RNAcentral holds the sequence, with entries from ENA. A computed fold for a 262-nucleotide RNA from a Lachnospiraceae bacterium, annotated as Bacterial large signal recognition particle RNA. Of the family's consensus pairs, 96% are formed in the model. It is recorded under the gene name ffs.
RNA sequence: CCGCGCAGCCGGGGAGAUAGCGGUGCCCUGUACCUGCAAUCCGCUACAGCAGGGGUGAUGCCGAUCCGAGGCUGGUAUUCUGUGGAGCAGCCCUCUAUAAGUGAUGUUGACGUCUGGGUCUUGUGCGGCGGGAACCUGUGAACCGUGUCAGGUCGGGAACGGAGCAGCACUAAGCAGGAGCUCCCGGGUGACGCAAGGGUGCCUGGGCUGAGUUAACUGUAGAGGUAACGUCUGUGGAUGGCAGUCGAAGAAAGGCGCGCGG
Numbered sequence: 001c002c003g004c005g006c007a008g009c010c011g012g013g014g015a016g017a018u019a020g021c022g023g024u025g026c027c028c029u030g031u032a033c034c035u036g037c038a039a040u041c042c043g044c045u046a047c048a049g050c051a052g053g054g055g056u057g058a059u060g061c062c063g064a065u066c067c068g069a070g071g072c073u074g075g076u077a078u079u080c081u082g083u084g085g086a087g088c089a090g091c092c093c094u095c096u097a098u099a100a101g102u103g104a105u106g107u108u109g110a111c112g113u114c115u116g117g118g119u120c121u122u123g124u125g126c127g128g129c130g131g132g133a134a135c136c137u138g139u140g141a142a143c144c145g146u147g148u149c150a151g152g153u154c155g156g157g158a159a160c161g162g163a164g165c166a167g168c169a170c171u172a173a174g175c176a177g178g179a180g181c182u183c184c185c186g187g188g189u190g191a192c193g194c195a196a197g198g199g200u201g202c203c204u205g206g207g208c209u210g211a212g213u214u215a216a217c218u219g220u221a222g223a224g225g226u227a228a229c230g231u232c233u234g235u236g237g238a239u240g241g242c243a244g245u246c247g248a249a250g251a252a253a254g255g256c257g258c259g260c261g262g
Stems, first nucleotide, its partner, number of pairs: 001262006008056003011029004019045005033053005060256003065251002070246005079238008088230001090229001092225007100218003103214003112208008120197006126190002129186005135178005145170004153162003
């Protein structure tokens, strides 16, 4: 230097599970053999899947360094969201006071003060309405109203007389109409009168005085209330700059067999 065979290699990582390791399953990276077993698991016992088969064998393998997908743990900043509490100097509501502003009212006289009347109560008078009585007119009694009583009837010798129905007239009870002079009763009656009383409120007349008055709204002060919002506070959830941990692929450099034969 060449050849043959063996070693090495033919994915790795995270979480979970496990006494621990590896695998199946999930996730990340990536494309780097096949078959059987395997999550109420399968197989091992210390750098380790077990059993069987195959490929490669100097751009292949190994370790460290750099970079770093991704996962896991913690999570204080920050932000969002739920929930409990606090009437809090916010917001909102109520009451009281004030009179700065607005408004209303005021020399056609505010506020204040004096005085009179009405409204009110009671009584009384007048009127009116309703009802009733009385009044006027009409009607109105078979008999049990009056007057007159035809006929008929009775008495009588007769004249006449008696009782008396119908009719007629006048009336009673009753009925109808009218009037509104008189009387009685009543009231959901009256821009009425008189008197006494009353006078909180309201309306109104007059006198004195002479410039404000009011508190409706805003403001201010005080008292009270309310947890919807804002604020403060407690407690959850999510996000979470950040910290820690594991870490694939990749990058450049470095290191590297054993045996046999020629």